[in-house]
Molecule: c-di-AMP riboswitch aptamer (ydaO/yuaA leader)
Organism: Clostridiaceae bacterium
RNA sequence: AAUCAGUAUUCUCCGAAUAUGUUUCAUAGUGGGGGAACCGUUUUUUGGGGUUAAUCUAGUUUUAGAAGGGUUACUUGGGAACCCUAACCCGUCAGCUAACCUCAUAGGAGUGCUCCAAGCGCAAAU
Numbered sequence: 001a002a003u004c005a006g007u008a009u010u011c012u013c014c015g016a017a018u019a020u021g022u023u024u025c026a027u028a029g030u031g032g033g034g035g036a037a038c039c040g041u042u043u044u045u046u047g048g049g050g051u052u053a054a055u056c057u058a059g060u061u062u063u064a065g066a067a068g069g070g071u072u073a074c075u076u077g078g079g080a081a082c083c084c085u086a087a088c089c090c091g092u093c094a095g096c097u098a099a100c101c102u103c104a105u106a107g108g109a110g111u112g113c114u115c116c117a118a119g120c121g122c123a124a125a126u
């Protein structure tokens, strides 16, 4: 100096998944589901539906295309590069939906192009 692994602290990312308190419970915030009228749908084994970016089409298990999503350390738009498109649940049943009812508040990881434009903010000096 490089590589691999571990520990501690700080920071960051995906995600609703954070904060506080008299602390495993509650409050606030955030996210989801059910649920009138009006409107809409007429279409139910060809089952149907929900969370999520995580769907669709073709195809030959791979694969490809379309579409959707994330990161590149202030925000937005643009460019470029690199990635993801898992899974789980309800149980024959749910369109929208005020009041109302109800649930969750986990888990996992480590990017760093001083790119262009506009904007915002901070610090220092005088």
Base pairs, nucleotide, nucleotide: 011110012109013108014107018028019027020026021025029105030104031103032102033101034100039095047093048090049089050088051087055066056065057064058063067085068084069083070082071081072080074119075118076117077116078115079113